[in-house]
The RNA shown here (Pistol ribozyme) has 65 nucleotides. The sequence is in RNAcentral, with records from ZWD. Its mean pLDDT, the model's own confidence on a scale to 100, is 78. The model forms 100% of the base pairs in the Rfam consensus. Its Rfam family is "Pistol ribozyme". A reference for the family is Weinberg et al. (2015), "New classes of self-cleaving ribozymes revealed by comparative genomics analysis", Nat Chem Biol.
RNA sequence: AGUCAGCACAGUGACUAUAAACCGCCUUAAGCUGUGCGCGUUCUAACAAAAAGUUAGAGGUGGCG
Numbered sequence: 001a002g003u004c005a006g007c008a009c010a011g012u013g014a015c016u017a018u019a020a021a022c023c024g025c026c027u028u029a030a031g032c033u034g035u036g037c038g039c040g041u042u043c044u045a046a047c048a049a050a051a052a053g054u055u056a057g058a059g060g061u062g063g064c065g
Base pairs, nucleotide, nucleotide: 001016002015003014004013005012006037007036008035009034010033011032023065024064025063026062031039041059042058043057044056045055046054047053
């Protein structure tokens, strides 16, 4: 300097041509972090009811070494 970790900004981390990712244990549906957006996911209600699914609302992980 570049790439990656959904996107924008910031941070953090890893890697060097390649796209992936630290360690262990417990816990959780909850994914690197913050804000926003989006997807996914858990719960509830309505529709449907054979199931898939659709719509709306709510939830948004933590601890230790």